[in-house]
RNA sequence: GGGCCCGUAGCUCAUCCGGAUAGAGUGCCUGACUUCGAAUCAGUAGGUAGUGGGUUCGAAUCCCUCCGGGCUCG
Numbered sequence: 001g002g003g004c005c006c007g008u009a010g011c012u013c014a015u016c017c018g019g020a021u022a023g024a025g026u027g028c029c030u031g032a033c034u035u036c037g038a039a040u041c042a043g044u045a046g047g048u049a050g051u052g053g054g055u056u057c058g059a060a061u062c063c064c065u066c067c068g069g070g071c072u073c074g
Stems, first nucleotide, its partner, number of pairs: 001073007010026004019057001029043004050066001052064003
């Protein structure tokens, strides 16, 4: 340098062949329970879906650019 894949909550990941409020587990926090804690139960918060643009009535999803990571060819 060429090709392919990935980037979504603090972490691990769903959702992805466009459809209207973006979810789960775990973690943090609060409460219940407990002498205190752990465990358990209940609840809250946390996301401009890597950046920027395009297509569309509508984009996490399709297209392009860039950034970062991985694999591979030479």
This is a predicted structure of a 74-nucleotide RNA (transfer RNA) from Christensenella sp. UBA2853. Its mean pLDDT, the model's own confidence on a scale to 100, is 81. The sequence was found in a public genome assembly. Rfam family: tRNA. It is annotated as a transfer RNA.